[in-house]
Molecule: SAM riboswitch aptamer (S box leader)
Organism: Metabacillus sediminilitoris
RNA sequence: UCUUAUCAAGAGUGGCAGAGGGACUGGCCCGAUGACGCCCGGCAACCGUUCUAUUAUAUAGAAUUGGUGCUAAUUCCUGCAAAACCUUAUUUGGUUUUGAAAGAUAAGA
Numbered sequence: 001u002c003u004u005a006u007c008a009a010g011a012g013u014g015g016c017a018g019a020g021g022g023a024c025u026g027g028c029c030c031g032a033u034g035a036c037g038c039c040c041g042g043c044a045a046c047c048g049u050u051c052u053a054u055u056a057u058a059u060a061g062a063a064u065u066g067g068u069g070c071u072a073a074u075u076c077c078u079g080c081a082a083a084a085c086c087u088u089a090u091u092u093g094g095u096u097u098u099g100a101a102a103g104a105u106a107a108g109a
Stems, first nucleotide, its partner, number of pairs: 001109007012040001014039003020030003024079001026077002041071003046067002048064007075102001080099007
């Protein structure tokens, strides 16, 4: 970089350490009543492993000592397009839904 899948649920009144952090844009938030990060704990079940059912490829379910991941806010909202509705004399502006894009994670190449 490409492909596929998922992204509305879940997860600490702990320790360390100290200033920015939430990818990017515009917002809106979190943060010395100590965020972000690291450790421990936890959550989950993508891969692995074990077990169960179906004759079997395989599928479904359960468990978790392994590899990742995650652990403020829907991926915090938004960014492009379409549809419906409201608004404006027109331009326009707004709301909702759907689909893309971007991003994140896993597995494979």